Small-subunit ribosomal RNA from an uncultured bacterium, 1464 nucleotides, folded computationally. Its mean pLDDT, the model's own confidence on a scale to 100, is 84. It matches the Rfam family "Bacterial small subunit ribosomal RNA".
[in-house]
């Protein structure tokens, strides 16, 4: 885009079309083919006339008769019924289409010629009788014809060589009396029509031929009347159409035969076209008429509404027997997603009959039903801003629906009611006139003028009037493709979905709404066809890696083919002509108001036919040529093939010698061999297999493949120059041959190796990898097999298209004939340009540019499969589907990530060391368990002395109990009161009740500010949920050196380059190189601190000099030197020297220096990753709650305890414990505070209160050191636990604080596997201070004292960086993914079989019918009178449908069980 559509929602009108696509399923009922009295005998019924009878009302009724008339049932006869109408079952065919052909038939029609004479016998109807339920039928009798039959004639026709022979007919109607005749309506005449014979035509039909006409080769051979001939028969006619005989042909890879499917065409739909799909309506042809067979009649049928037979089905029946055929029009049932009225009329067009009137006509014309389609019209028009109301959204301002509505002014197509009103019809007939026939003025024919019935549709179309906006809008969609967006609900549910996909609490994707978009009396969905699809490629594709080159050759058919000339005219090209039905299509016109529709003219349409001309090209024929191809001659290379013979090295075995305890094997071992003498070594022998070095991107071969040497036989290629043949060529479907390894068969052979097998190891297992053995096999001969990643994943041939380099074989020129140079061929390799390619790549050995021929491909899986066929001894091979299932599978390249890949480098990463943890007791956190509650969070590294820098109450979020409900807190309204202080009672308290005191501040004098309280409503409140809705903050990789951008360049692109490379660094730090040049965030530096010096300033700090002074003391005067404090500066930069390096960057060493190559430490954390952590710091969207999940109070809990883990403290002791003595810090803190001296207490502490808001006062060390003791033990170690007695803080130490004294004195004697920290003022060890805090520190954060060991180095472990490589990973290796098994479902193969369909062969049988035979029966016409001719019937033969039997084939369905496959 389209449709004979269907379904859903909706629906105003008209025009024109269309309407069982399924069950060629079955059909009730009605109708669809009749007509002619001008063929006939007649008269059942109707009407009329006449006659008779009866009643009588005298013209009416009834009855009877009469075919006399109009007419006419049934019958005889004629024509028609073979058309028209339906359907598409069958048919792959001369069925259809197209173009031709000839041996034919043809009623009615036209035309021509001739005739139409004369006889005869029957028969239906009818009457009588019989049978039968019926359908129907039998017998007897009468009768007519345009029914039937003779005879005559014979223009003709048929037959025959001729002579000859054979062969027709029918009458009917109207008119007239001129002619003949006559009583006459008769004969006759005349007109018309019919009939007979023959010729021609038109139209119709039959037959034959060329070409075209679906799929399957998993259908390859088919055929016996088959192919041809002769003869006969048959037919309308040719013909094996049929029969007899003869011959053995005919068809087929250019697809026969068989199977499946199908009516064919004009045309229709689509498409730019070429094509593809279809064959409704309309038109042409064919076929069919319940299924199968058959003939009759006829001009025509093997006959839709005819006959006979068989079968199935239905109906009637008196059970004996009969009837029927809607694929005609309506209609019914059924089937189905689905398709209409049991309508009107013959008015028109056409058909049948008839002289005609007329009759018939479900053909046809109309109407009805259906939005089924196409076309047209309408559902109003203008105005109208307060931008109304309502709806929806909102950032709350507004926006949108929206000039839309309302309102106002108009119009009337459609509608309703009325009126009027074409055309389809001037036809039949009548009348007049003319003309023809005619004796005629009759009758008839023809022409013309005039007049003139008949309309189904139809209440027509159209027109006019009246009324009145009145009667008339929906459907789908709005994530992308694809025009159109928001809200609410829902919460991987419900649902959507054409593909991608949407939905798991903020859904433009579901559902609803508002709004919008598209189309519009329709709109969507489904189905179907074409297009897009260059996705079967003729136009117009491909095959190195995506699917796809046959494993390789030889060669048949076929296809294609060098140069020159002549000829031909098959192809191709040109012209003329015939045909290509109409309709349809296109163009130009015309008619309906327009359009659809109808209509006129022209054009177009073929692989068609006939003819003409041309002769280039292809083809045919002929003649020539030598360049392609081949033959001869001469050289030369080679693992080319085959056969026979020969050789040495090595392994193994055997024999002998020497010799002794192991050998062998592995990652390590063991099995194995060996004292019966191995391995090792020497000599000898045997046997088999394979041929080291040379050896090479070297050679040869078609491929597989070929490797010691010699001989023989043999194939191919190369080079050179000449001679010869004269296109002999290329490719190659089928076919034939060759064809690695393994395997098979028979017979040999067997050293080594070695499937299977055995043993030993390894392992969770190990039917493996490793080891020890070892059979087939490997080898030979002969025969099979016929496959490989048979690969260059690249078919063969020819020609053309830049170069460079190597190498093998040959030739030529130059050359000192060594080397070499130049050149030319045939191979074989490596680069590379143009070109090409999706890219990778290929690139004279093409994957470039062209030509010829062959093979092959068409999404993945199923499937290198099943079935069938062919081959094979088998194994198996070749050929080769479908159901079903998925939305991908695949190629090349890119960026990452990953690797038990590679390279380089770094880090307390390992190593080297020191000290720990893991074992004990305790502290603390977590898990688990428990509980009314044990609040919550954190969970590998990166949770677990974490949030918590302090859980007795409070904190507190948890539990129990008791209370409050505008609330403990915020804002706003209103009323009252200053605020506030305080006493008593009840209660666990919150709270409640009763009192007492108090009346303030500012003021413009109106009031105001703050506070307390009552009431009411908005609201408050929530440590309730979601860290996967978020902000902010934080952890981590990681203080790792990385992460990016602009412009340019390269690439089809993703991307790359820069950022890679060579060095160097702690560093993407720097240098050099460089299609890159620059830049940004990171690194570093700038900041703080510490180490040295200078300078400035000296109080609370300091004290060298001077002085004073004390028991002592910077205590004092003083000083500003020193230390120190805290400001400002200096200093370090690879600056200097030398080596190395590239003369660079840098690095190594040195000097100087307090410090040296970043001096030490800190703060500082790129792009990003982990949906990392936190809604319980805070903030915040959404959800939830609102007498509670909010608020208050008391008590309890967070402190529980079979257990497990993390982090710590104290120890296990002598580098120690204890006792005594006596020194030395830094950094901090201090007023609700630090607190001195003094006194008391064993002690915690108490008392005391100087001093100090602090360089001034206070809090302040321990280890170490010195002396003594303990002597290796569960101790003078260790201190848990417990008892008693106390101290301090605090309303309050019971659950549940810290400390002291006395007493008690547990485990523990250095800690398994494993694991942690640390590289210098570090580890280790020692104490001190601070935050939190009433009190409580083994934790945390700081501070100083003492103060080590070790680092060869980067193999390994972990983590990280850069480059590179592979990848089927991208949620990125915690990835991906294979197979069995188990379960469910689906389709499918095999399967003992079973049941159908179809067709073959053989046989039986044989209805009706036709043809032949036959004289049993029978018979009007003719007759020579004869059981003569002819006919009928019966019987019989041949053919034959249905049916039956047997046996193959093929196909479908089904089948216990079973095989694999797919999906989950």
């Nucleotide at each position: 885009a389209u449709u004979g559509a269907a379904c859903g929602c909706u629906g105003g009108c008209g025009g024109c079309a269309u309407g069982c696509u399924u069950a060629a399923c079955a059909c009730a009922u009605g109708c669809a083919a009749g007509u002619c009295g001008a063929a006939c005998g007649g008269c059942a019924g109707c009407a009329u006339g006449c006659u008779c009878u009866a009643g009588c009302u005298u013209g009416c009724u009834a009855g009877a008769g009469u075919g006399a008339u109009g007419g006419c049932g049934a019958g005889u006869g004629g024509c028609g019924a073979a058309c028209g109408g339906g359907u598409g079952a069958g048919u792959a065919a001369c069925g259809c289409g197209u173009a031709g052909g000839g041996a034919c038939c043809u009623g009615c029609c036209u035309u021509u010629a001739a005739g139409u004479g004369u006889g005869g016998g029957a028969u239906a109807a009818c009457c009588c009788g019989g049978g039968g339920a019926a359908a129907c039928u039998c017998g007897g009798g009468c009768u007519a014809a345009u029914a039937c039959c003779g005879c005559a004639u014979g223009u003709g026709c048929c037959u025959g060589a001729a002579a000859g022979g054979g062969u027709a007919a029918a009458g009917a109607a109207g008119g007239c009396c001129a002619c003949u005749g006559a009583u006459a309506u008769a004969a006759g005449c005349u007109u018309u029509u019919g009939c007979u014979u023959a010729g021609a035509g038109a139209g119709g039909g039959u037959c034959c031929u060329g070409c075209g006409u679906c799929c399957g080769a998993u259908u390859a051979g088919c055929u016996u009347g088959u192919u041809g001939g002769u003869a006969a028969g048959g037919u309308a006619a040719c013909g094996g159409c049929u029969u007899a005989c003869c011959a053995a042909g005919g068809c087929g890879a250019c697809g026969a035969u068989c199977g499946g499917u199908a009516g064919c065409u004009g045309u229709u739909c689509u498409g730019a076209g070429a094509g593809g799909a279809a064959g409704a309506c309309c038109a042409g042809c064919c076929a069919c008429a319940c299924u199968g067979g058959g003939a009759c009649u006829g001009a025509g049928a093997c006959a839709c509404g005819g006959c006979c037979c068989a079968g199935a089905c239905u109906c009637c029946u008196a059970c004996g027997g009969g009837a029927g055929g809607c694929a005609g029009c309506a209609g019914u049932g059924g089937g189905g997603a689905a398709u209409a009225u049991u309508g009107g009329a013959c008015a028109a067009u056409g058909g049948g009959g008839g002289c005609a009137a007329c009759c018939c006509u479900g053909a046809u014309c109309c109407a009805g039903c259906a939005a089924u389609g196409c076309c047209g019209c309408g559902u109003g028009u203008g105005u109208g801003a307060a931008g109304a109301a309502g709806g929806c959204c909102u950032g709350c301002g507004g926006g949108u629906u929206g000039u839309a509505a309302a309102g106002c002014a108009c119009u009337u197509u459609u509608g309703u009611g009325a009126a009027u009103g074409a055309g389809g019809a001037g036809u039949a007939g009548g009348u007049g006139c003319g003309u023809c026939u005619g004796a005629a003025u009759a009758a008839g024919g023809c022409g013309u003028a005039u007049u003139g019935a008949a309309g189904a549709c139809g209440u027509u179309a159209g027109u006019u009037c009246a009324c009145g906006a009145a009667u008339a809008a929906g459907c789908a969609c709005c994530g992308g493709c694809u025009a159109a967006c928001u809200c609410u609900g829902u919460g991987c549910c419900a649902g959507c979905a054409g593909c991608c996909g949407c939905g798991g609490u903020a859904a433009u994707a579901c559902a609803g709404a508002g709004g919008g978009u598209g189309c519009g009396a329709g709109c969507g969905u489904u189905a179907a066809u074409c297009g897009g699809a260059g996705u079967g490629a003729c136009u117009g594709g491909g095959c190195g890696u995506a699917a796809a080159g046959g494993g390789c050759g030889c060669g048949u058919a076929g296809g294609u083919g060098g140069u020159a000339a002549a000829u031909u005219a098959a192809g191709a090209g040109g012209g003329u002509u015939g045909u290509g039905a109409a309709a349809g299509g296109u163009c130009c016109g015309g008619g309906c108001u327009u359009a659809a529709c109808c209509u006129g003219g022209a054009c177009a349409u073929g692989c068609c036919g006939a003819c003409c001309g041309a002769g280039a090209c292809u083809g045919g024929u002929u003649u020539a040529c030598u360049c392609g191809a081949g033959u001869g001659c001469a050289a030369g290379a080679g693992a080319g093939g085959g056969u026979a013979g020969a050789g040495g090295a090595a392994u193994u075995u055997c024999c002998g010698g020497u010799g002794u305890a192991g050998c062998g094997g592995u990652g390590a071992a063991a099995u194995g061999c060996g004292u019966a003498g191995a391995u090792a070594u020497c000599g000898g022998a045997a046997g088999g297999a394979a041929c080291a070095u040379c050896g090479g991107u070297g050679g040869c071969g078609a491929a597989g493949g070929c490797g010691u040497c010699u001989a023989c036989c043999u194939g191919g290629g190369u080079u050179g120059a000449c001679a010869c043949u004269g296109a002999c060529a290329c490719u190659g479907a089928g076919g034939c041959g060759c064809g690695a390894a393994a395997g098979c068969a028979u017979g040999g052979g067997u050293a080594g190796c070695g499937a299977a097998c055995a043993g030993g190891a390894u392992u969770a297992g190990a039917u493996a990898c490793c080891c020890u053995g070892g059979u087939a096999g490997u080898c030979c001969a002969u025969g099979c097999c016929g496959u490989a990643a048979a690969c260059g994943a690249u078919g063969a041939g020819u020609a053309c298209u830049a170069g460079c380099u190597g190498u093998u074989g040959g030739g030529a020129a130059c050359g000192u004939a060594a080397a070499g140079u130049u050149u030319u061929u045939a191979g074989u390799a490596g680069c590379g340009c143009a070109g090409u390619u999706a890219a990778c790549g290929c690139a004279c050995u093409a994957a470039g540019u062209a030509c010829u021929c062959c093979g092959c491909c068409u999404g993945g899986g199923g499937a290198u499969u099943a079935c069938g066929g062919c081959c094979g001894c088998a194994a198996g091979g070749c050929u080769a589907a479908a159901a079903c299932u998925c939305a991908a599978a695949g190629g090349a390249a890119u960026u990452g990530a990953c690797g038990g890949g590679g390279g380089c480098c770094c880090g307390c990463a390992c190593a080297a060391g020191c000290g720990g943890u893991g074992g004990a007791g305790c502290a603390u956190g977590u898990g688990g368990u428990u509980u009314a509650a044990u609040u919550c969070g954190a969970u590998g590294c990166a949770a677990c002395g974490c949030g918590a820098a302090a859980c007795a109450c409070c904190u507190u979020a948890c539990c129990u109990a008791c209370c409050c409900u505008u609330g403990a807190c915020a804002u706003a309204g209103u009323g009252g009161g200053a605020a506030g202080u305080u006493u008593c009672c009840a209660g666990a308290g919150a709270u409640g009740g009763a009192g007492a005191c108090g009346u303030g501040c500012c003021u413009u004098c109106g009031g105001g500010a703050g506070c307390c309280u009552g009431c009411a409503u908005a609201c408050a409140g929530g440590u309730g949920c979601u860290g996967c809705a978020u902000g902010g903050c934080u952890g981590u990789c990681g203080u790792c050196a990385g992460c990016u951008c602009g412009u340019g360049u390269c690439g089809u692109g993703a991307g790359a380059u820069g950022u890679u490379g060579g060095g160097u660094u702690a560093a993407g730090u720097c240098c050099c190189g460089u299609a890159a040049c620059g830049a940004g965030c990171g690194c570093a530096a700038c900041c703080c601190u510490u180490g040295u010096c200078u300078u400035u300033a000296g109080u609370u700090a300091c004290c060298a000099u001077c002085a004073a002074g004390u028991a002592a003391a910077g205590u004092u005067g003083g000083g500003g030197a020193c230390g120190c404090u805290a400001g400002a500066g200096a200093g370090a930069c690879u600056g200097c020297c030398g080596g190395u390096g590239a003369u660079a960057a840098a690095u190594c060493g040195g000097a100087g220096g307090a410090a040296g190559g970043c001096g030490g430490g800190g703060a500082c954390g790129a792009u990003g990753u982990c949906a990392a952590g936190u809604c319980a710091u805070c903030a915040u969207g959404g959800c939830c709650u609102u007498u509670a999940u909010g608020g208050g109070u008391a008590g309890g809990g967070c402190u529980a305890c079979a257990c497990a883990c993390g982090u710590g403290c104290u120890a296990c002791a002598a580098u120690g414990g204890a006792a005594c003595g006596a020194a030395c810090a830094g950094a901090g803190g201090g007023c609700a505070g630090c607190a001195a001296a003094g006194c008391c207490g064993c002690g915690a502490g108490g008392u005391g209160g100087a001093g100090c808001a602090a360089a001034u006062c206070c809090c302040c060390a321990a280890c170490a050191c010195g002396u003594u003791u303990c002597a290796u033990a569960g101790u003078c170690c260790g201190g848990a636990u417990u008892g008693c007695a106390g101290u301090c803080u605090g309303u309050a130490a019971c659950u549940c604080g810290a400390c002291u004294g006395c007493a008690u004195g547990a485990a523990g004697u250095u800690g398994g596997a494993a694991u942690c920290g640390c590289u210098a003022g570090u580890a280790a060890u020692c104490g001190c201070a601070g935050a939190u805090c009433a009190g409580c520190a083994u934790g945390c954060u700081g501070c100083g004292g003492u103060g080590a060991a070790u680092a060869c180095g980067u193999u390994c472990u972990c983590g990280g960086g850069c480059c590179u490589u592979g990848u089927a990973c991208a949620c990125a290796c915690c990835g991906c993914c294979c197979g069995u098994c188990a379960c469910a479902c689906c389709a499918u193969g095999g399967g003992a079989g079973u049941g159908g369909g179809c067709g073959g062969c053989a046989c039986c049988a044989g209805a009706a019918g036709u043809a032949g035979g036959u004289a049993g029966c029978u018979u009007a016409a003719c007759u020579u009178a004869g059981u003569g001719a002819g006919g009928g019937u019966g019987c019989u033969u041949a053919c034959c449908a249905c049916g039956g039997u047997g046996u193959g084939g093929u196909u479908c369905a089904u089948g216990a069980c079973u095989g694999g496959g797919g999906u989950g």